[in-house]
RNA sequence: AGAGUAAUCUGGACGGUCGCGGCAGGUUUUAUCUGUCGAGGAAAGUCCGGACUCCAUAGGGCACGGUGCUUCGUAACACGAAGGCGGGGCGACCCGACGGAAAGUGGAACAGAAAAUACACCGCCCAAGUAGUUAUCCUGAUGGAUAACUGCCAGCAAGGGUGAAAAGGUGCGGUAAGAGCGCACCAGCGUCGUGGUGACACGGCGGCUUGCUAAACCCCACCGGGAGCAAUUCCAAAUAGGGGAACUAUAGCGUGUGCCCGCGCUGUUCCCGGGUAGGAAGCAUGAGGUAUAGGGUGACCUAUAUCCAAAGAUGAAUGACCGUCUCGAAGGUUUCCCUUAGACAGAAUCCGGCUUACAGGAUUACUCUCAGA
Repeated sequence: AGAGUAAUCUGGACGGUCGCGGCAGGUUUUAUCUGUCGAGGAAAGUCCGGACUCCAUAGGGCACGGUGCUUCGUAACACGAAGGCGGGGCGACCCGACGGAAAGUGGAACAGAAAAUACACCGCCCAAGUAGUUAUCCUGAUGGAUAACUGCCAGCAAGGGUGAAAAGGUGCGGUAAGAGCGCACCAGCGUCGUGGUGACACGGCGGCUUGCUAAACCCCACCGGGAGCAAUUCCAAAUAGGGGAACUAUAGCGUGUGCCCGCGCUGUUCCCGGGUAGGAAGCAUGAGGUAUAGGGUGACCUAUAUCCAAAGAUGAAUGACCGUCUCGAAGGUUUCCCUUAGACAGAAUCCGGCUUACAGGAUUACUCUCAGA
């Protein structure tokens, strides 16, 4: 100098004019004045985990759902830290739902002989058995023996071919040809020892091999009661309706067959309680921030000091314009200067994470290559 890896921060500054919401105070009275405060790193997606509230709940189990290498951190987590194993990269570093397939059930399209009770298309082999041909030998002859070749039966799974995947791999021996059939090494399995809290690693021994799929059912371990701030609690109109008491007797209606009489409803007044509109709380001091010291590899924890009136709206404020500068970019001029646009987005109970979006700028640590001293 070039090419990268990991992590963190920032997201224009100052001033003016007009305007909006909260709070405090004044004026005076339902408006106005003064002061002060007024979005984010993601406020977003609403994907996890909690706080909080109400409901349910003796205890345990089943079912259902979730999580899934280990240990640690945390209020908790599907989050984080440190490690193990596997994969990728020359490297810094990155990625991984990463428990169990010799509990059981199921699945594997097409191709292929065969897809888990292995199998035989091409191929290899004729050792055994059997049929035949030829040659040689034996015999007086029928016949017999040996060798070679061919067919059948049988043997084989090394090689070819199919497939995402073919029943351990490589080599030597062995054999008619072959095969863990035997041996050595490697992989895997079992077991023992050593190291480690553990995942696991290393070594010894053993018999020689038990395929893939669990984001298929399933098994194992652990976790989970439900609904959510429109939760929930308090105050509480008008009108209508509900309950109770009292009232005057007149009238009407109903009812007991009719009358008297009685009962009920319709009326007036008072009282009671519920709901709605509306208002208030929940709701801004919290698993809080900053600094120092200590512990820990680290996530994080502990102690001490200090800071915090100040977003809390609800048909929902947080905006617009102008001026001076700044930053990098683009364009014009190419000294100077001028012009242009300035990212993603936006609170709604709060907190811890994850994921996604983002113009541009800044910082730290590290890696590789080239060059120079």
Model confidence (mean pLDDT): 75 of 100. Predicted 3D model of a 373-nucleotide RNA (Bacterial RNase P class A) from Candidatus Hydrogenedens sp. Rfam family: Bacterial RNase P class A. Rfam classes the family as a ribozyme. A source record names the gene rnpB. The sequence is in RNAcentral, with records from ENA.